[in-house]
RNA sequence: AGAGUUUGAUCUUGGCUUAGGAUGAAUGCAGGCAGCAUGCUUAACACAUGCAAGUCGGACGGGAAGUGGUGUUUCCAGUGGAGGACGGGUGAGUAACGCGUAAGAACCUACCCUUGGGAGGGGAACAAUAGCUGGAAACGGCUGCUAAUACCCCAUAGGCUGAGGAGAAAAAGGAGGAAUCCGCCCAAGGAGGGGCUCGCGUCUGAUUAGUUAGUUGGUGAGGAAAUGUCUUACCAAGGCGACGAUCAGUAGCUGGUCCGAGAGGAUGAUUAGCCACACUGGGACUGAGACACGGCCCAGACUCCUACAGGAGGCAGCAGUGGGGAAUUUUCCGCAAUGGGCGAAAGCCUGACGGAGCAAUGUCGUGUGAAGGCAGAAGGCCCAGGGGUCAUGAACUUAUUUUCUCGGAGAAGAAACAAUGACGGUAUCUGAGGAAUAAGCAUCGGCUAACUCUGUGCCAGCAGCCGCGGUAAGACAGAGGAUGCAAGCGUUAUCCAUAAUGAUUGGGCGUAAAGCGUCUGUAGGUGGCUUUUCAAGUCCGCCGUCAAAUCCCAGGGCUCAACCCUGGACAGGCGGUGGAAACUACCAAGCUGGAGUAUGGUAGGGGUAGAGGGAAUUUUCGGUGGAGUGGUUAAAUGUGUUGAGAUUGGAAAGAACACCAACGGCGAAAGCACUCUGCUGGGCUGACACUGACAUUAAGAGACAAAAUCUAGAGGAGCAAAUGGGAUUAGAUACCCCAGUAGUUCUAGCCGUAAACGAUGGAUACUAAGUGUUGUGUGUAUCGACCCACGCAGUGCUAUAGCUAACACGUUAAGUAUCCCGCCUGGGGAGUACGUUCGCAAGAAUGAAACUCAAAGGAAUUGACGGGGGCCCGCACAAGUGGUGGAGCAUGUGGUUCAAUUCGAUGCAAAGCGAAGAACCUUACCAGGGCUUGACCUGCCGUGAAUCCUCCCGAAAGAGAGGAGUGCCUUCAGGAAUGCGGACACAGGUGGUGCAUGUUUGUCAUCAUCUCGUGCUGUAAGGUGUUGGGUUAAGUCUCGCAACAAGCGCAACCCUCGUGUUUAGUUGCCAGCAUUGAGUUUGGAACCCUGAACAGACUGCCAGUGAUAAGCUGGAGGAAGGUGAGGAUGACGUCAAGUCAUCAUGCCCCUUAUGCCCUGGGCGACACACAUGCUACAAUGACCGGGAAAAAGGGUCGUGACCCCGCGAGGGCAAGAUAACCUCAAAAACCCAUCCUCAGUUCAUAUUGUAGGCUACAACUCGCCUGCAUGAAUCCAGAAUCGCUAGUAAUCGCCAGUCAGCCAUACGGCGGUGAAUCCGUUCCCGGGCCUUGUACACACCGCCCGUCACACUAUGGGAGUUGGCCAUGCCCCAAGUCAUUACCUUAACCACAAGGAGGGGGAUUCCGAAGGCUGGGCUAGUGACUGGAGUGAAGUUGUAACAAGGUAGCCGUACUGGAAGGUGCGGCUG
Repeated sequence: AGAGUUUGAUCUUGGCUUAGGAUGAAUGCAGGCAGCAUGCUUAACACAUGCAAGUCGGACGGGAAGUGGUGUUUCCAGUGGAGGACGGGUGAGUAACGCGUAAGAACCUACCCUUGGGAGGGGAACAAUAGCUGGAAACGGCUGCUAAUACCCCAUAGGCUGAGGAGAAAAAGGAGGAAUCCGCCCAAGGAGGGGCUCGCGUCUGAUUAGUUAGUUGGUGAGGAAAUGUCUUACCAAGGCGACGAUCAGUAGCUGGUCCGAGAGGAUGAUUAGCCACACUGGGACUGAGACACGGCCCAGACUCCUACAGGAGGCAGCAGUGGGGAAUUUUCCGCAAUGGGCGAAAGCCUGACGGAGCAAUGUCGUGUGAAGGCAGAAGGCCCAGGGGUCAUGAACUUAUUUUCUCGGAGAAGAAACAAUGACGGUAUCUGAGGAAUAAGCAUCGGCUAACUCUGUGCCAGCAGCCGCGGUAAGACAGAGGAUGCAAGCGUUAUCCAUAAUGAUUGGGCGUAAAGCGUCUGUAGGUGGCUUUUCAAGUCCGCCGUCAAAUCCCAGGGCUCAACCCUGGACAGGCGGUGGAAACUACCAAGCUGGAGUAUGGUAGGGGUAGAGGGAAUUUUCGGUGGAGUGGUUAAAUGUGUUGAGAUUGGAAAGAACACCAACGGCGAAAGCACUCUGCUGGGCUGACACUGACAUUAAGAGACAAAAUCUAGAGGAGCAAAUGGGAUUAGAUACCCCAGUAGUUCUAGCCGUAAACGAUGGAUACUAAGUGUUGUGUGUAUCGACCCACGCAGUGCUAUAGCUAACACGUUAAGUAUCCCGCCUGGGGAGUACGUUCGCAAGAAUGAAACUCAAAGGAAUUGACGGGGGCCCGCACAAGUGGUGGAGCAUGUGGUUCAAUUCGAUGCAAAGCGAAGAACCUUACCAGGGCUUGACCUGCCGUGAAUCCUCCCGAAAGAGAGGAGUGCCUUCAGGAAUGCGGACACAGGUGGUGCAUGUUUGUCAUCAUCUCGUGCUGUAAGGUGUUGGGUUAAGUCUCGCAACAAGCGCAACCCUCGUGUUUAGUUGCCAGCAUUGAGUUUGGAACCCUGAACAGACUGCCAGUGAUAAGCUGGAGGAAGGUGAGGAUGACGUCAAGUCAUCAUGCCCCUUAUGCCCUGGGCGACACACAUGCUACAAUGACCGGGAAAAAGGGUCGUGACCCCGCGAGGGCAAGAUAACCUCAAAAACCCAUCCUCAGUUCAUAUUGUAGGCUACAACUCGCCUGCAUGAAUCCAGAAUCGCUAGUAAUCGCCAGUCAGCCAUACGGCGGUGAAUCCGUUCCCGGGCCUUGUACACACCGCCCGUCACACUAUGGGAGUUGGCCAUGCCCCAAGUCAUUACCUUAACCACAAGGAGGGGGAUUCCGAAGGCUGGGCUAGUGACUGGAGUGAAGUUGUAACAAGGUAGCCGUACUGGAAGGUGCGGCUG
């Protein structure tokens, strides 16, 4: 310090997640030791038991124990004193002077310290106790006695009150032999402690905006330690609040702690300070101090005791129990230390505290071993089978002992003469023993260090995010290995950081979320120039304070560290004081530049009211006229012979104002347009008179505000939501058409919203230019108007710097700065719900949460796509020609059937395809019969050479018997080849996966493209090149150009055909010369032909055109002319295209079977559908007879002539040729000629019967061919659709391969005869290039919206209902203080006689907790029913949006419809 995640990729915005640190934690697995810390965060829930505050006999009377007695001693209920207000716990309440910080004045203070004084004289009681007595108990009652440091009176007083006299008010003694000590009272001061007041700071909510009656102030009185409405009577009507009162929610505050670079955010355990509380609520008493945790009274709830009358209690002290909870310890030891209470002291008490125990809860330290040791051990795992790894290791050898076990010694902590140690026989030291007692957890797809095998097969499961798992999972589970940390390691929860993701430091708002629709203006913020004053802000120095602890630095002590100690430093805040005076503020005086006023001009659809005008439309009244009109893609509804439409004349009405008209004008915006007039606002400009900062922005507030809607009244021509009808359609609640009502218009109101947009708030200043245009001014010029130059104010375009994610913006900023306001903080839920305000309503404004997702977005890029555009090509269309689709048959496929009908191929690009040939075989399928080292390969053992023949069982495979035969090499052991038998390794599989693969093939497509290097350009993806002007069959070539070169493709090189030359003439040829039946033969080498080698064609030449190019057009010559014709040749890639059944191959599966052998069957089935063909439907023909002329092929297990036989298929005999020689072999269409005469025929041949032939072991299922007989459908073919541009289509035959034969009409070749048409590119299909839009990228077979149905989830409303909290009013008033009291009572003092003062009791008034009643407010739970929302597997219905999304979309509003939606009105361009 970053990283992952939106995309095909990119940049950006933006959220989510993650790596870090932390914790009073919990949990899973695992666990050696020691030190130091920490340990109910939940129920301020309830508590058994024990302890936590006692002490003083040197204050007092007395009692008891003990002793033989006295004395002494010890203990003690009671009176009395000081202490139980500290210490300890908890955080419920509290948003407050509670806390923090800094100040202040009107106060109190026991014990302690200092100082100055004093303590004289009297008196009366009450407990204890004794007696009587009540009660279960707790606890009392009456009578009598008694002491004090208990109580009272008098005197005294440097104090108090009050000032003139005066008045009131103190005391205590005890111990000791004594010195003396400890106490007591008054006064003053101190220290420490406490009470009070105040400035500032201290959470959230405005969907809490008004609140307050003792409330705010004053006077009198009272009260208090003290100020004070603290209390009361009267008077006044104030006080607080947008700088957030009140109300509601939450919360103890702080030093600090955690995180962070810091600013800051979160937090308030332990520790320290303060506060509050002590079962809940109220109250006072005592006291120096309390309204009192272990005190009292009352009320309430709960628990306990009870004799039912009545009593007792309060762990939020330490342990502990129950409960709650994910979760938090021992009913321990000791007062030895520190501290506290009492005491003169000894001492007693002390769950404060010191310690131990439990818990890895945290942190720190330490160990689980060290050295040597290679045959690289066994074993595990992996493997390419060679090996690698665990392994720098185990065993083994040697030495050591932190720790462990057992012994011995043994502290400091103790200070004060001595004594005194819970911890503790602890720390520590030392001896012996022996590697001995001691390693786990998580992870290993990326982030993120670490990889393989096996199992599983979208299952089981994982997951922090992205995501993994559907048969080869580095992501699940196990194993091996590795990585990280380590007595711990993971997980969960929470906080901070990462997050500049609330931005002061340090963000934004044109399009990503975000500028209010516009203006005026209040508070507030900010503010021009000059000179004073002042010192509030600001700056500097000094002082006080900011407790200690913590953090930081230095040093020191525990072996180190954690921990502890000492010192220092820090402490941004607050206060005081002294100074400075630039800037801001204040005071005062000026200035004119900002702003404004007055004044001269000037442009304008600025506003408002009134008047006038013509064109058009519709209606209506006439004339003419006579059949349609209207409307649409096409129609129909509509209208018209009762006279439309058309034309012409008159009249009426309402609404809107053509041309001018313009990126022109005006206005704050909304908006504003015929002409004229009245009234009126603002702007601009000139000159420079006046005021003198008067300015700017603007929360609240106010005004205006399109369209639509609403209310009332007018008006209503046209248009037109709704509605009706006609079409379209699967439907059509739409688009289109015919009608048509609200409305649109006016008046008066209401509403307050729009894509109210420049999606861009206002003001001011600055920062290159160029060019239009509107208004106006100055200069120049002119007679004048123009023109030209320069200003000011608007309004446009281009562009520099700059800025921006990019697009873009660019003096009219989105640049550079200042000021002010508004707004934003992931998407959805949702601008929804609730609440409130406004509104007649519609609705508007304000405006959440639960829940859910990991994205949602912006700009740009490359593709793909478009019922977007442009250009171009192709038998793509068109122009022709012949077919298919109809018939019969053949073949293939689907489907069906079957024991099996083996398998594969399925739009183009499967279907006469794999198959260049299924009767057995093939054959993979089915039934049956058999085999199990196997039909086949390699290795081992035994045996027999091999091989051949015969018989027998069987359907065969197979089994049995007999015979013939004994070979070759040899080192004589044996070996080679081969057959049979046997046991193991293994064979075998046309079993699965073509979505694990190789090879190979199809297709786009023989389309012209696909890329790279360097450079340039852009943040980048990318672009450029490859685009543009021409041209070509072509990214072919040329010109231009930030590109220049290059590669695979194109073309050419290759083969065949077409012309010629040379060469060679046999089996081929024959012109001349001979010859024959015949090129048969002699001969010839001219011709044909064949083989080989060359030549030839390149836009080379000419003309035109083009840009002087590339090229194109025409021509000449030439056998051939612009690629001469045909073939082979197939770029980068696409389709998970086809093939595991050609072959090869990974993995999986079968192994007496999914392998192998055999017989028979099947692959040939048959209602039907499709594809490819053949033959036809006839006369351009069929049949019979005769005749002419090919090419290319095949042939010895083969081709087979001639001759003979058969109607024929064929058969017999048999020559020739290993082929330019012999043979298959007859070419057919064609020509001549006969007959048929338009019909189901002398067409067509299917089907069937019968008789034969051939091949083969075999022809039934299931072959081909022949003769005779039979003679079906079909008379040119619907929608639709295919091929073909020249030796092509069409038509005619011939041959080969496979092959015993053949289902071949197929397929591959060969030649014969031999056309028609191409105007052209509008349209269909496919393709190429450029451009445009996109919400697509699995790429339109894309994406995606809403209703409905089902399931689940959270939530709103809801008749109500059940709680809680708050305050108000009234009733009732407990305890209790103050007050009153005429009732009762009373030791001290006065009087001494009654009585008085004072006290107590009782009663009464005010206040008063709990309780009761009434009506409210807030809040939580629940609720029949109901509303929408979200999420779900592959449901239903349509197709609204994205492309011109097929009616451009969207915004506001209104109506309407199953639903998306549609339509009207106005607006926007996104």